[in-house]
Background
The part of an RNA shown here (large-subunit ribosomal RNA, domain IV) has 353 nucleotides and comes from a metagenome. Its Rfam family is "Bacterial large subunit ribosomal RNA". The coordinates come from a structure-prediction model, not an experiment, and the mean pLDDT is 89.

Context: one part of a larger RNA
Formats: sequence, C1' cells, structure tokens
RNA sequence: CCUUCGUUAAGGAAUUAGGCAACAUAACUCCGUAACUUCGGGAUAAGGAGUGCCGCAGUAGGGUAAGACAACUAGCUUGUCAAGCCCGAGACGGCCGCAGAGAAAUGGCCCUACCGACUGUUUACCAAAAUCACAGGUCUCUGCUAACGCGUAAGCGGAAGUAUAGGGGCUGACGCCUGCCCAGUGCCGGAAGGUUAAAGGGAGAGGUUAGCGCAAGCGAAGCUUUGAACUGAAGCCCCGGUGAACGGCGGCCGUAACUAUAACGGUCCUAAGGUAGCGAAAUUCCUUGUCGGGUAAGUUCCGACCCGCACGAAUGGCGUAACGAGUGGGGCACUGUCUCGACGAAGGACCCG
Repeated sequence: CCUUCGUUAAGGAAUUAGGCAACAUAACUCCGUAACUUCGGGAUAAGGAGUGCCGCAGUAGGGUAAGACAACUAGCUUGUCAAGCCCGAGACGGCCGCAGAGAAAUGGCCCUACCGACUGUUUACCAAAAUCACAGGUCUCUGCUAACGCGUAAGCGGAAGUAUAGGGGCUGACGCCUGCCCAGUGCCGGAAGGUUAAAGGGAGAGGUUAGCGCAAGCGAAGCUUUGAACUGAAGCCCCGGUGAACGGCGGCCGUAACUAUAACGGUCCUAAGGUAGCGAAAUUCCUUGUCGGGUAAGUUCCGACCCGCACGAAUGGCGUAACGAGUGGGGCACUGUCUCGACGAAGGACCCG
C1' cells in the first nucleotide's frame, strides 16, 4: 500500500452528479396518531412510555372440567358447588449493574412533485423502468364445415366451444370527459353510366391453286395465317357512408377618449381551422422567461402567469386514494461522506525458507 473490519475530539452533508457508502432506526406491551381517501385505507403514520431479578404469589382473574349435590318436564335435561390441569396480570415492597428487548436477529422517518392505477413482467451475461402485461373501455370480423391459424394434402387447432362465444386492432383501474374535419387514403354500401380480361363472335384481309386469260392478271372449294364490329364479370372511374379507421385541426390587416390590449370589423385560403382541460411541461428553442415560495446565497424544485419554436382529447385529455428496489426537490434524525485525518485488528502484498 490492498482487502475486510473496529474506534475516533469538535463540527454534522461543509463531501458528492447524487447522503453513494456507512451510521442511525429496530422486538414486545401500553398510550397516541394528521392531511387526504375509492371509507378498505393512509397506519408500525408521526410522536411517546415501559421492559431485569426477588417477595406478595402461581395471587387476582380467565379457560377447561372429573366429581358431588339439588330440581322435575326424568333428559345426551337444567341449576349450584367444585378437585385437577392450562393460561396468567396490574399494584405495592425490595435488590444489583454504566447499561435489564443487557447477546444475536430485528422498519429510519416526514413534506412535496412527476410517471405508471394496483399484484405481476422484461433485455439468461452492463438497463427492472415511466417497458410489457393487466382487469376495465371501445372498434371490427365471425351464423358454425364460423372467422382465424398450422399444413402440399389428409387433417388438426379454434372447440367436444356457438355472438353473455371466438379471432383481430387500439386504449389501459377509478372519476369527469372524449370537440371540429369524410377533401386525400383505407374500409363499408350502391349499382345507372364510362372503362375493362379470358371467352364468344366473325365483317374483312393475306398465302396456296383447280379453273379462266395471249399476257398482265383474276381466282371457287379446301387447307392455312390473320382478324373489325358486337356480347362480355369483378376491379377502377363514379355515387354515398364511416374517426375509440390512417390521419388533419390557418394567414394577413385594422379597431376602444393616456398608453397598452383588442370583445369588434375587413380580407385571403381550407375538408375543417384545436373545443374542454392542461401548459417554460418526461413536451419551451429564445431560457437561468417573469413573478412568488423555500436558501445567507437556488441553471434544480414547488406555486402561478401564458408569448404552447413544436400540449390536447382511447398513438386518449385532465384529475386521482392506495401501491413502487421508479424519477426530481426539501426537511428531521444520524453519522469518518467531508473539514482532516488518526489509531487499532485480521488476511494479503513484502523478506527468509
């Protein structure tokens, strides 16, 4: 020096990103216990007191009850007394020590905000969380040989179920709520018109050549190569609906008798221009915004304001008791975290072998 441990004057978080680590708290009995609350809780809240041994005394009291006696309704009856066994104080008196839950084991607590309701779950081996899940909500599909999934198939699951069932999506207890836009995309419905495949159809055209013609050439039938009109479904176009479907939810200018601001007006654009609630927020760039609180001093924190760069309503909005090895801020207690170190112990390191 390293690891593990013990003690430490005065101070007590000044340490540090952060009380990380350590200290402290701790059992039982009694007293006492706030806001808030979903009336269950919060709660071991918080905060206090007691605790050994001896005597009274195994006392008071309690539990159980053999047995005895009595009554008359004569019973697995009722009542009285009660041995034994078990549990067992409080008060009072006394004794000892520094210390009586005499060792070990055995919650630190409070205030406040955020997130997630909760118990659960997760990155086996750096992340346990605000992730995931969750009851609950809602949309949608599915009428049974169900939808859907696995499989080439047979077949199986779904389900030996049947819409109070099953599959899928989103949201995520509970409370109060969930606004506007269907123009685009998706989905659902419609079927008049337009477009549209194979197929049907076969107008017409080419090749070949019996024949005709002096020749140029024409050219039946057959075979063959093609092939227009016309008929022709879904889909698309089209017409509607639909947001707890994917999603979206404006700009400029002016105006009130101080100023400032603009309830008001004008204008452009849009499918419609963000409602309630919340808001410098797990979201705010400017920003350490401004004001208030807490501190001697506060880029964090809490309460407000609203100019929301770029919150916002089931990619849910806002609240919320309880819960959390969650995250931020503050306080009490306590401490070698620190001022600032010191001393000690064990095992290493080191030396010899």